[in-house]
RNA sequence: UCAGACGGCCGGGCGGUCGCGGUCCCGGCUCGCGCCGGGGUCGAGGAAAGUCCGGGCUCCACGGCGACAAGGCGGCGGGUAACGCCCGCCCGGGGUGACCCGAGGGAUAGCGCCACAGAAAGCAAACCACCUCCGGCCCCGGCCGGCGGAAAGGGUGAAAGGGUGGGGUAAGAGCCCACCGCGGACGCAGCAAUGCGGACGGCAUGGCAAGCCCCGCCUGGAGCAAGACCGAAUAGGGAUCCCGCGCCCGGCGUGUCCGCCAAGUCAUUGGGGGAUACCGCCGGACAGGGCCGUCGCCGGCCCGAGGGGUCCGGGUAGGUUGCACGAGCCGGCCAGCGAUGGCCGGCCCAGAUGAAUGAUCGCCGCGCCCUUCGGGGUUGGCACAGAACCCGGCUUACAGGCCGUCUGGUCCC
Numbered sequence: 001u002c003a004g005a006c007g008g009c010c011g012g013g014c015g016g017u018c019g020c021g022g023u024c025c026c027g028g029c030u031c032g033c034g035c036c037g038g039g040g041u042c043g044a045g046g047a048a049a050g051u052c053c054g055g056g057c058u059c060c061a062c063g064g065c066g067a068c069a070a071g072g073c074g075g076c077g078g079g080u081a082a083c084g085c086c087c088g089c090c091c092g093g094g095g096u097g098a099c100c101c102g103a104g105g106g107a108u109a110g111c112g113c114c115a116c117a118g119a120a121a122g123c124a125a126a127c128c129a130c131c132u133c134c135g136g137c138c139c140c141g142g143c144c145g146g147c148g149g150a151a152a153g154g155g156u157g158a159a160a161g162g163g164u165g166g167g168g169u170a171a172g173a174g175c176c177c178a179c180c181g182c183g184g185a186c187g188c189a190g191c192a193a194u195g196c197g198g199a200c201g202g203c204a205u206g207g208c209a210a211g212c213c214c215c216g217c218c219u220g221g222a223g224c225a226a227g228a229c230c231g232a233a234u235a236g237g238g239a240u241c242c243c244g245c246g247c248c249c250g251g252c253g254u255g256u257c258c259g260c261c262a263a264g265u266c267a268u269u270g271g272g273g274g275a276u277a278c279c280g281c282c283g284g285a286c287a288g289g290g291c292c293g294u295c296g297c298c299g300g301c302c303c304g305a306g307g308g309g310u311c312c313g314g315g316u317a318g319g320u321u322g323c324a325c326g327a328g329c330c331g332g333c334c335a336g337c338g339a340u341g342g343c344c345g346g347c348c349c350a351g352a353u354g355a356a357u358g359a360u361c362g363c364c365g366c367g368c369c370c371u372u373c374g375g376g377g378u379u380g381g382c383a384c385a386g387a388a389c390c391c392g393g394c395u396u397a398c399a400g401g402c403c404g405u406c407u408g409g410u411c412c413c
């Protein structure tokens, strides 16, 4: 100096004026609830977002243990309140490297699948080519056909029953050998995942579990519109009191009383009848009342029993609470590679609910435009976005910028 890897941080700054939400104080008015005025102080984020995971808190359910179902998780060790998060390590893959990526248990428990191509894709198979032998042809070295051998070469495929080299053979083949790979034991190192080592085995059942499944572990449900408290007006419910409730008939219900019949274990039970009470219900008819503008007659329609006071309880509107001191923030020290934990000191840091956190002006910073390179302009350029019970994570969005550590290349000393 160019290119890159990883980690951390900021998210325009200062001032004036006006305004909004919370809280505290003072003054005035008011019986009081409150209202008005003034002043102090606080007032969005790294993601407040998506609501994907884990918790706190609240209500509901639940005697204990186990099993099943459903869902989730899955290398090993550690951190944490907990986690599917984080840290460290292992293994596999990628990169020259810093570093990055991995749903990373089990494929001899069982089932299923392996497209296309290809002869053959799972109790393997033989298309081309290779080889011995037999037969035929001819230019004597090949060609054609056939019985066999073999699976090394070509070809197909993501994948063809270890790889490379040598020996061997008619040609071949773990047929034999060396190295590599693989397998089950053994030894050593490590808490462990795992790694390393020398022998042994001639190589055997390929892949997919992100298809079903098996193994191990975890998990009750709903959510602040949770939940708790206060509680109107109107309507409705319950209790009680007062006023009013003309006459007649029928049916039903409930309570009380009196007879009858039947059964009976002599406790009672069932059926039917009569009387009476009840603002208990239903229906009819006559008085009576109201309306059809007024009066008389006739007619029609409706009402024909309820009204009021007091008290109690539930719920609605509304209000209060939950709700802002917390797995809190800042600084220092200690332990640890680290995630993180411990100790000490300091600080109080939004609480709206038809939902505040804004508008405007000046100067500066950055960006953009113009330029005669001196400078000038910027009115409608300064990202993503905005609390709603709280916290720990993950994921996603983000103009512009800062810092640190490290890697590779080039040049100079």
Base pairs, nucleotide, nucleotide: 001409002408003407004406005405006404007403008402009401010400012364013363014362015361016360017359018358020043021042022041023040024039025038026037027036028035029034045384049395050394052393053392054391055390056389057223058222059221060220070219071218072217073216074215075089076088077087078086079085090104091102092101093100094099105214106213110212111211112208113207114206127154128153130149131148133146134145135144136143137142138141162180163179164178165177166176167175181203182201183200186197187196188195189194227321228320229319230318237312238311239310240309241308242307243306244279246286248284249283250282251281252280253278254277255276256275257274258273260271261270262269263268288303289302290301291300292299328347329346330345331344332343333342334341335340365382366381367378368377369376370375
Bacterial RNase P class A from a Pseudomonadota bacterium, 413 nucleotides, folded computationally. Taxonomically the source falls in Pseudomonadota (Bacteria, Pseudomonadati). Its Rfam family is "Bacterial RNase P class A". Rfam links the family to the GO terms ribonuclease P activity, dimeric ribonuclease P complex and tRNA processing. The prediction has a mean pLDDT of 76.